[in-house]
Molecule: TPP riboswitch aptamer (THI element)
Organism: Desulfacinum infernum DSM 9756
RNA sequence: GCGAUCGCCAGGGGGCGUCCUUUCCCCGUGGAAAGGGCUGAGAAGUCACCCCUCGAACCUGAUCCAGGUCAUGCUGGCGGAGGGAUUGGCGAGCGGAUCGAGA
Numbered sequence: 001g002c003g004a005u006c007g008c009c010a011g012g013g014g015g016c017g018u019c020c021u022u023u024c025c026c027c028g029u030g031g032a033a034a035g036g037g038c039u040g041a042g043a044a045g046u047c048a049c050c051c052c053u054c055g056a057a058c059c060u061g062a063u064c065c066a067g068g069u070c071a072u073g074c075u076g077g078c079g080g081a082g083g084g085a086u087u088g089g090c091g092a093g094c095g096g097a098u099c100g101a102g103a
């Protein structure tokens, strides 16, 4: 000194899918609660998790396309397309300059 990396603190942004069982409401090819299965960091109400412009966290397109699945953004495409949170501080760490001492 702070481009990269890591940690902590503060600030900001974001997401509640799908299937099965039981019960209740309601009679619809519905809704709610509890338990369990799947993917995932997270399927939530919070002391969590992820992301903050060097932005693929997340949203839109999208009731999209292909594949796969009991089923589902499950996987890939779309796509570095459009949008998206002003981040800040401290420390670690790394790097540099100068001065001094010794060899």
Stems, first nucleotide, its partner, number of pairs: 001094002005092006011052004017038009058083003064077004